[in-house]
RNAcentral holds the sequence, with entries from MGnify.
Lysine riboswitch aptamer from a bovine gut metagenome, 161 nucleotides, folded computationally.
Its mean pLDDT, the model's own confidence on a scale to 100, is 78.
Rfam family: Lysine riboswitch aptamer. Its family is annotated with lysine biosynthetic process in the Gene Ontology.
RNA sequence: GAUAGAGGCGCGGUGCUCAUCAGUACUCUCCCGCAAGGCCGGGCAGGCCGCGGGUCGGGAAAGGGAUCGCCGCCGAAGGAACGAACAGUGCCCUGUCAUUCGUUCCUGGGCCGUCCGGAGAAUAUCCGGCGGACUGUCACAAUACUUUGUGGAGCGCUAUC
Numbered sequence: 001g002a003u004a005g006a007g008g009c010g011c012g013g014u015g016c017u018c019a020u021c022a023g024u025a026c027u028c029u030c031c032c033g034c035a036a037g038g039c040c041g042g043g044c045a046g047g048c049c050g051c052g053g054g055u056c057g058g059g060a061a062a063g064g065g066a067u068c069g070c071c072g073c074c075g076a077a078g079g080a081a082c083g084a085a086c087a088g089u090g091c092c093c094u095g096u097c098a099u100u101c102g103u104u105c106c107u108g109g110g111c112c113g114u115c116c117g118g119a120g121a122a123u124a125u126c127c128g129g130c131g132g133a134c135u136g137u138c139a140c141a142a143u144a145c146u147u148u149g150u151g152g153a154g155c156g157c158u159a160u161c
Stems, first nucleotide, its partner, number of pairs: 001161005008074001010073006017066002026058002030054005037049004041093005077107009108135002111132003115129005137152006
């Protein structure tokens, strides 16, 4: 260097179902109030619409999640910073956001937490930090000989060539 492989409550994607979102948005019946605005990211143009509240009835979806299945995998992947792309009506502007792509850096892995910060409609869930024990692996040391201790990091480890 090439190929193969291991870690385990392992990682990611995706489909069905379910709950949540939410009796919300929207719609509809009637009533009340108000007066020049409101919406389409912003401006101009263009387009659409009265606006707000109450009430009778109808009543979602997306994003996010859980279980199970399937697929691809073992830097799997996740995060941070920076850069680029993306405005659904024309032009211009900005560059939205749980978006996509690139570069660099960080993290061996999952689990738990009355903890802290962030995202989120959220008590869900996710991300980061901190703490805890656990686990795979390598080095060194000890040892009752299979365990213990210390240290390291996936740019690692094992096997074959």